RNA sequence: AGUUGACCGGGUGAUCGCGGCUCACCACAGGUGAGACGAGGAAAGUCCGCGCUCCACAGGGUACAGUGCUGGCUAACGGCCAGGCGGGGUGACCCGACGGCAAGUGCAACAGAGAAGCGUAUUGCCCCUCGACGAGGGGUGAGGGUGAAACGGCGCGGUAAGAGCGCACCGGCGCUGGUGGCAACAUCAGCGGCCAGGCAAACCCCACUGGGAGCAAGACCAAGCAGGAACGAUGGGGCGACCCGUCCCGCUAUCAGUUCCGGGUAGGUUGCUGGAGGCACCGGGUAACUGGUGUCCUAGAGAGAUGAUCACCGCCUGCUUCGGCAGGUACAAAACGCGGCUUACAGGUCGGCUU
RNA sequence: AGCGGGAUGGGGCAGCCAGGAGUGCCCGCCGGGCUCAUAACCCGGAGGUCAAAGGUUCAAAUCCUUUUCCCGCUA
Repeated sequence: AGUUGACCGGGUGAUCGCGGCUCACCACAGGUGAGACGAGGAAAGUCCGCGCUCCACAGGGUACAGUGCUGGCUAACGGCCAGGCGGGGUGACCCGACGGCAAGUGCAACAGAGAAGCGUAUUGCCCCUCGACGAGGGGUGAGGGUGAAACGGCGCGGUAAGAGCGCACCGGCGCUGGUGGCAACAUCAGCGGCCAGGCAAACCCCACUGGGAGCAAGACCAAGCAGGAACGAUGGGGCGACCCGUCCCGCUAUCAGUUCCGGGUAGGUUGCUGGAGGCACCGGGUAACUGGUGUCCUAGAGAGAUGAUCACCGCCUGCUUCGGCAGGUACAAAACGCGGCUUACAGGUCGGCUU
Repeated sequence: AGCGGGAUGGGGCAGCCAGGAGUGCCCGCCGGGCUCAUAACCCGGAGGUCAAAGGUUCAAAUCCUUUUCCCGCUA
């Protein structure tokens, strides 16, 4: 100088003021006193996954959506850990949207002869003909040019000139095996032929996952009101769109239900905090994490409490006559809970590693 | 709570679906022309990190991810 991991992010005292819970007393609409506790690492975003609740089952399928290397962790995940491969970096490390292009379809402006199925030919090279410094015909695609990318590379032979046309070496591709690894892969050997470009954050194909709605979900109590119209029989309902299955209600009718218009009530209790919980120690594992033992209970408001003042200190910046002075002190606030991701953050502490 | 849409010259809007080097339209501004003069009309010009950052790609306003702000629908 960099990189990576973990933690803190104000402290102490005094005075006053709050919230629910527990206990005691007063005597009961309630009040007084004491005790312990009372907003985060992100409570934010609402991006994912779940717990929980309701819809009869949450069954099968199409469509749609999501994920995408391998092996693990987890209740699960688009998360985490380890590894593989690719890219960046001197390095420690960091990033990855990482299945498939010989399944099909499609895109690539301009330039260039030509942008992917085997054709095309600009400048050139070679051969033949002619009325000859030019023209025509045939062959070629090696060299040069254009472009982000041009149908393998270098060398030798061969040819009229060239071309994997042939050969040796290498690269890519395919097939067959060996070694290491659970695997992704790595590496080695042999054979084949030159032959298969790029883009899937292009449509798509493949594998796996996915019922719906959400605490304003729901449950209970109390109070109160006013119904009307339409549809209605191989009917209606069971709330993502559709189909199948299945269940319920109803079928000579004032039907079951559905739709529309209108009225009443929006009060109280609960859900609402003991958990996939925290901490300490021991064991297993590279790690994520997990097993055991012990111990602890750390907000539950309901228009919404968790604060205000004073003093001293801590930290940072500047000045300093070295006595001190001045200024600042981040991002920000629970509303059912949990596991993650993403974003914001003045300043400080402790490590590991690299140059 | 659940679900959608948008941000582009000074202003109002296209372009995004299907990626080709800021392509633009109207209004406004500047200059010139025409006219006795103004308006109208005609010609020309200036003016843009496409909200911000990152990624894919040869190439991004356009495709993808995140962040900021604005608007709407249902209950």